[in-house]
Context: one part of a larger RNA
C1' cells in the first nucleotide's frame, strides 16, 4: 500500500421561539395511591389573570418630591399543559490528540554509593628504609660493601578500561567487530548476601545514575484532565445565498455587539435609468491676494572694514553682509484672491426591458463571517522598487464553469436547470498543425522588424515643408592655373604665406589669402581657397513625421511568434466585404419552482426563474427494532451472495437467473447504538 470490519451533535434537567393538539381567565398535577394494566384518583406546588416601589406599602396606578409641576415604569387582556423541531445553559456534551499535575503503590537482580564476608593480579625490571660489615670519629656524623625488599614504581599478559582509524548503521549486535591504545599491588578488579526511592536517593560533577525510560523513574488512580491549537465527521433532491469591514476586547489564528445571509410574520412602496431644476462643498487644476520655504535684480536703514581725529561724535569711502520696500520668474499634503469634472442631497417630468416573482421597514428563529486576492482609477509608506504594503474606487477570484490569452484563481468575453451530428453572434481569430477569405483596395517595411528594452548613435527609407544655387552651364569627377611688390615689418641663431607680436595694403591679371592645411634647421616642396576648359541636368542645406538599423552579453538545446514556416507577406497601416467561433442568444424537447388564471380537482393553461463555498430553510431515500401480525410469505426453496433486465431526478426500487439451505416481511405509524473516502484512524487478512 489494498481489501473487508469498526469509528464522531448523543442523553438528562431547565430555559427561549416556532409548528401541532387538549382546554382557556383559566390552564396543569409532582410525590404518592388505587388498578381489571385500559386508566383514575391526588390539587401541596407551578405558571398566567396588576402593577409599582430597594422596601415597608399603596393600587390601575406607581415611583421620585415640598409638589397637584416634569419624569420613570405600567394599564385598553390570552394563557397554560403535552409533543415535535430549531437554538441557549449546566453536566465529558461531535470524535480522536498533549507536555503536564497530584495522590497511592511497586522497583538498587541495569546502575551509583555505602556495609558485610570471600576472591583474583603470568613473567621480567628498578631495588627506598632498615640491618650487618669494613673504614671513620673522643663520640657522633659520614663513606663503601654485603643484606634487605619499598613503592597510588618500571615492561608485559590473565582482567579492566575505551584515545584513534576502519567496518557496521532495517547490523551478526538497540553501541558491537577488527587493527592499534591506557592501567594492570591499586583512590585495583570481582562474587555472594545486605542497606539508600521519586522534589527522593545516590553522584572523584556529566543533570550523571536510579531495569534498553530521567531538567524529577515505573504503574493504578483522579481522568473521558484542559486544549480560543491541528486532523476528522458517514444517504439524496429541492429554494436562497454571505463575508473577509466597523467598533471593542491581556485582543490581534479567538470573542462579541453592528454591518453582510436565511426563514417565519406584519406593514409599506415605489425603488432604478435617463432629463431638467435646486443646493452645499473647497478636490483636480489654477493662481500667489494670506501663510511658509525660496532666486535674480533694484534701493536701503543697520552692520563689518577703511580714511579723518589725541579719542568719541560728526562727516565721508566701500569689488564686503543686508532687514524691510520695490520689479521680474517661480514653489507648496497640512498656502488660497480663484474654482471644475465626478460624487452626494432633493424635487419634478418622460420613456421602457418598470408596476412585482421586486425593493424596503419592522418584529422573531437560525447563523456563517471579522487570515482575503489580483486587475483599473486616485493617493500614502517605499526608490513614482516588489507578485511589497496601507487606505479608497469599481470589476473578477474567493464561492463560477464554459470561449479567448501556446500552458495560466483575480486579464477578455460569456453568467452552465437538463438534451443534441439544429441556427446566430461575442471575445478572438480566417496558410498548415486548427474551425474559418493564400479576400479585396491603397501605402509602408527587407531589419525575419512583425516575434522583448533606454539614454544615445548613424548618407536606411518614403512623406511633407523651407530656404538656397542653376542652360548667363549648377552639384561631382578629370585637365590647367594659381603670380609681382615680397623673405611685409617686428622678433629671433634662424622666422622666406604657414613658432609669436603686429598690420592685412597696393599691382598685373578669365583668376590667385601679406595665406586654410601637410611640409623644412630655415628654404625648398604638396594641396587649398579663388579662375579657366570638358561635361551635363538638376544641385545643396535645413526643419517635422512614417517604418526600419546599432546600442542588445549567461549558464544542459533553438528557448521572448505555440510550433511549421512567412517577404507586392501568412508582417505594418488605413479602409471594405464574407465566413468561422461559446454552457452568450434564438429555435425545439423536457424536468423543477414560484406567481397569476381557469377549475370540482391532487388537473389545464401562461409567463418567470432555476453556476454556487460557509450557511439557513424544505422534501424524500435506505438500514436495525417496535406495533399492525394469532396477518401475509417461505424446502414447489427464506435471508443472505453473484449477475441480468426494467425503473425513479436521485438517495434508491422492482423482476428474473444462478449459489444459498431457513426465515423473512407488505401497509401505516412509532423507536433510534441509522448511512464512510479521507481523521500520519483502530483491529484483521494479504
Nucleotide at each position: 500500500g489494498u481489501c473487508a470490519g469498526u469509528a464522531a451533535g448523543u442523553u438528562u434537567a431547565u430555559u427561549c421561539u416556532u409548528a401541532u393538539a387538549g382546554c382557556a381567565a383559566g390552564c396543569u398535577u409532582a410525590a404518592u395511591u388505587u388498578a381489571u394494566c385500559a386508566a383514575a384518583a391526588g390539587u401541596a406546588g407551578g405558571c398566567g389573570u396588576a402593577g409599582u416601589a430597594a422596601a415597608a406599602g399603596c393600587a390601575a396606578g406607581u415611583c421620585u418630591u415640598a409638589a397637584u409641576a416634569a419624569g420613570g415604569c405600567u394599564u385598553u387582556u390570552a394563557g397554560u399543559u403535552a409533543u415535535a423541531a430549531g437554538g441557549g445553559u449546566a453536566a465529558u456534551a461531535c470524535c480522536c490528540g498533549a507536555a503536564a499535575c497530584c495522590a497511592g503503590g511497586u522497583g538498587a537482580u541495569c546502575u551509583a554509593a555505602u556495609c558485610a564476608u570471600g576472591a583474583a593480579c603470568a613473567g621480567g625490571u628498578u631495588g627506598a628504609a632498615g640491618a650487618u660489615g669494613u673504614a671513620g670519629u673522643a663520640a657522633a656524623a659520614u663513606a663503601c660493601a654485603u643484606u634487605g625488599g619499598a613503592g597510588g614504581a618500571c615492561c608485559g599478559a590473565a582482567c579492566c578500561c575505551a584515545c584513534g582509524c576502519a567496518u557496521g548503521u532495517g547490523g551478526a549486535a538497540a553501541a558491537a567487530u577488527g587493527c592499534g591504545g591506557g592501567g594492570a599491588u591499586g583512590a585495583u578488579u570481582u562474587g555472594u548476601g545486605a542497606u539508600u526511592a521519586g522534589g527522593g536517593g545516590u553522584g572523584a560533577a556529566a543533570g550523571g545514575c536510579c531495569a534498553a525510560u530521567c531538567a524529577a523513574a515505573c504503574u493504578u488512580g483522579g481522568a473521558g484532565a484542559u486544549a480560543g491549537c491541528u486532523g476528522g465527521u458517514u444517504u439524496u433532491c429541492c429554494g436562497c445565498g454571505a463575508a473577509a469591514u466597523c467598533u471593542a476586547u491581556u485582543u490581534a489564528a479567538g470573542u462579541a455587539g453592528a454591518g453582510c445571509g436565511u426563514u417565519c410574520a406584519a406593514u409599506g412602496u415605489u425603488u432604478u435609468u435617463c432629463u431638467u431644476u435646486u443646493g452645499g462643498g473647497g478636490u483636480a487644476g489654477a493662481g500667489c491676494a494670506c501663510u511658509c520655504a525660496a532666486u535674480g535684480g533694484a534701493c536701503u536703514a543697520g552692520g563689518g572694514g577703511g580714511a579723518c581725529c589725541a579719542a568719541a561724535a560728526a562727516u565721508c569711502c566701500u569689488a564686503c553682509c543686508g532687514a524691510a520696500u520695490c520689479c521680474a520668474a517661480g514653489g507648496a499634503a497640512a498656502c488660497u484672491c480663484c474654482g471644475a469634472a465626478u460624487a452626494c442631497a432633493a424635487a419634478a417630468g418622460u420613456a421602457u426591458u418598470u408596476g412585482a416573482u421586486a425593493c424596503a421597514u419592522u418584529g422573531a428563529g437560525c447563523a456563517g463571517a471579522c487570515a482575503g486576492a489580483c486587475u483599473u482609477u486616485g493617493g500614502g509608506u517605499g526608490c513614482u522598487a516588489a507578485g511589497a504594503u496601507c487606505c479608497a474606487u469599481a470589476g473578477u477570484c474567493g464561492a463560477a464553469g464554459g470561449g479567448g490569452a501556446a500552458a495560466c484563481a483575480g486579464c477578455c468575453c460569456u453568467g452552465a436547470a437538463u438534451g443534441g451530428a439544429c441556427a446566430u453572434u461575442a471575445a478572438g481569430g480566417u496558410c498548415c498543425c486548427u474551425a474559418a477569405c493564400u479576400u479585396u483596395u491603397a501605402u509602408c517595411u527587407a531589419a525575419g522588424u512583425g516575434a522583448a528594452u533606454a539614454a544615445g548613435g548613424a548618407a536606411g527609407u518614403g512623406a511633407a515643408a523651407a530656404a538656397a544655387u542653376u542652360a548667363a552651364a549648377a552639384c561631382a569627377a578629370c585637365c590647367u592655373g594659381u603670380a609681382g611688390g615680397u623673405a611685409g615689418g617686428c622678433u629671433u641663431g634662424g622666422a622666406a604665406g604657414c613658432a609669436g607680436c603686429u598690420u592685412u595694403c597696393c599691382u598685373u591679371u578669365u583668376a590667385a589669402g601679406a595665406a586654410a592645411g601637410c611640409g623644412u634647421a630655415a628654404u625648398a616642396g604638396c594641396u587649398c581657397a579663388c579662375u579657366g576648359g570638358u561635361c551635363u541636368a538638376g544641385u545643396u542645406u535645413u526643419u517635422u513625421u512614417g517604418c526600419g538599423c546599432c546600442g542588445a552579453a549567461a549558464a544542459u538545446a533553438u528557448a521572448u511568434a505555440g510550433g511549421g514556416a512567412c517577404u507586392u507577406a501568412a508582417g505594418a497601416u488605413a479602409a471594405a466585404g464574407a465566413c468561422c467561433g461559446a454552457a452568450a442568444u434564438g429555435a425545439c424537447a423536457u424536468u423543477u419552482u414560484u406567481u397569476c388564471c381557469u377549475u370540482a380537482a391532487u388537473a389545464g393553461g401562461a409567463a418567470a426563474a432555476a453556476g454556487g463555498u460557509a450557511g439557513c430553510g424544505g422534501a424524500a431515500c435506505g438500514u436495525u427494532c417496535u406495533g399492525u401480525a394469532g396477518g401475509u410469505u417461505g424446502a414447489u426453496g427464506a435471508a443472505g451472495a453473484a449477475g441480468u433486465a426494467u425503473u425513479g431526478u436521485g438517495a434508491g426500487a422492482u423482476a428474473c437467473u444462478u449459489u444459498g439451505g431457513a426465515g423473512a416481511c407488505a401497509u401505516c405509524a412509532g423507536a433510534a447504538u441509522u448511512g464512510a473516502g479521507a481523521a500520519u484512524a483502530c483491529u484483521g487478512a494479504c

Large-subunit ribosomal RNA, domain II from a marine metagenome, 686 nucleotides, folded computationally. Its mean pLDDT, the model's own confidence on a scale to 100, is 84. Rfam family: Bacterial large subunit ribosomal RNA. The RNAcentral record of the full RNA draws on SILVA.